Predicted 3D model of a 370-nucleotide RNA (Bacterial RNase P class A) from a soil metagenome. The sequence is in RNAcentral, with records from MGnify. The model forms 94% of the base pairs in the Rfam consensus. The coordinates come from a structure-prediction model, not an experiment, and the mean pLDDT is 77. Its Rfam family is "Bacterial RNase P class A". Rfam classes the family as a ribozyme.

[in-house]
RNA sequence: GGUUAGGCAACCGCUGGAGCAAUUGGGGAAACCGAAUUGUUCGAGAGGAAAGUCCGGUCUUCAUAGGGCGGCAUGCCGGCUAACGGCCGGGGGUUUGCGCUCAAAGCGCACGCCACGGAUAGUGCCACAGAAAAUAUACCGCCUGCCGCUUCGGUGGCAGGUAAGGGUGAAAAGGUGCGGUAAGAGCGCACCGCGGGACGAGCAAUCGCUCCUGGCAGGGAAAACCCCAUGUGAAGCAAGACCAAAUAGGGGAGGAGGAGCGGCCCGCUCCGUUACAACUUCCGGGUAGGUCGCUUGAGCUUUUCAGUAAUGGAAGGCCUAGAGGAAUGGUUGCUACCGCUUCGGCGGCACAGAAACCGGCUUAUCGACC
Numbered sequence: 001g002g003u004u005a006g007g008c009a010a011c012c013g014c015u016g017g018a019g020c021a022a023u024u025g026g027g028g029a030a031a032c033c034g035a036a037u038u039g040u041u042c043g044a045g046a047g048g049a050a051a052g053u054c055c056g057g058u059c060u061u062c063a064u065a066g067g068g069c070g071g072c073a074u075g076c077c078g079g080c081u082a083a084c085g086g087c088c089g090g091g092g093g094u095u096u097g098c099g100c101u102c103a104a105a106g107c108g109c110a111c112g113c114c115a116c117g118g119a120u121a122g123u124g125c126c127a128c129a130g131a132a133a134a135u136a137u138a139c140c141g142c143c144u145g146c147c148g149c150u151u152c153g154g155u156g157g158c159a160g161g162u163a164a165g166g167g168u169g170a171a172a173a174g175g176u177g178c179g180g181u182a183a184g185a186g187c188g189c190a191c192c193g194c195g196g197g198a199c200g201a202g203c204a205a206u207c208g209c210u211c212c213u214g215g216c217a218g219g220g221a222a223a224a225c226c227c228c229a230u231g232u233g234a235a236g237c238a239a240g241a242c243c244a245a246a247u248a249g250g251g252g253a254g255g256a257g258g259a260g261c262g263g264c265c266c267g268c269u270c271c272g273u274u275a276c277a278a279c280u281u282c283c284g285g286g287u288a289g290g291u292c293g294c295u296u297g298a299g300c301u302u303u304u305c306a307g308u309a310a311u312g313g314a315a316g317g318c319c320u321a322g323a324g325g326a327a328u329g330g331u332u333g334c335u336a337c338c339g340c341u342u343c344g345g346c347g348g349c350a351c352a353g354a355a356a357c358c359g360g361c362u363u364a365u366c367g368a369c370c
Base pairs, nucleotide, nucleotide: 001370002369003368004367006335007334008333009332010331011330012329014045015044017042018041019040020039021038022037023036024035026033027032047351051362052361054360055359056358057357058356059236060235061234062233071232072231073230074229075228076090077089078088079087080086091116092114093113094112096110097109098108099107100106117227118226122225123224125220126219139166140165141162142161143160144159145158146157147156148155149154174192175191176190177189178188179187193216194214195213196212197211198210199208200207201206240292241291242290243289250283251282252281253280254279257271258270259269260268261267299318300317301316302315303314304313305312306311337348338347339346340345
């Protein structure tokens, strides 16, 4: 890193299906459910992460003429993919270890790691220490000149030269050696490193024990602001679509009477009366409720082909939870593993629990096997 996620059996349940028999046509206003009720049979019923909701998609609704600013995300190259910030392959860099080397710089190998565009677009930053942290710098040291002192060995002051040596630091403006020099210095040269060009290899990133050229082109950090390139509308299945009570609002039409007491009439009481009444009826929005979305899908599996691989193609086989406040459970026996044991047994057996569905990433995880 991968695979697996204890096994077998019996009984009692739960969820949602399929079937059989008997009886009878049910619940609800409707939509709709279901053939209703009873009995019975069969087969199915959590995961590798169902988790975090961190990315990417399908699907749905809303928004959207076109363009820009801003925000956010990504950032070596090629490939895969529905897509990705994922995966595969390659390149480059780097910590550590080993080796080469007198040593340093550097080079090679191995394991691991890398948000790996730009530091000559600009602005800013680099703690502490240190003389100096980026227009380089002179603290000690080294060297030269002048002046003073001198025991003539040196020594003090001033002016200059010097980045070799010391010291500070995470980092001090290429490394080693030879020459050179007053002392030094790519000042010159050789080798190593670096920049540019040519040529060659590669689709490319990039590389070269090839050639030419430049003494070196000038520190770190963009996980500081920023710049460049590319992408990006928002919210999410409680998305949303359809059907559709009661009550209270809204609109249209009818409607001068309506209600109560009463068996009926008279009568009495109350409300209303020229239009915003009651009442009747129709329409519309929305709620409860119901149906759909909902599980046949970038699906699983076997063989085979192409490819280094990720992955893709072909042929055969399979259907594997779809509930909806939420089923997937419990008991017992035998047994695997681990621990304890008075050898009779006893205890433990991880992380964890679907909720529209996929592809990733991350996190959790007892054992066993490879």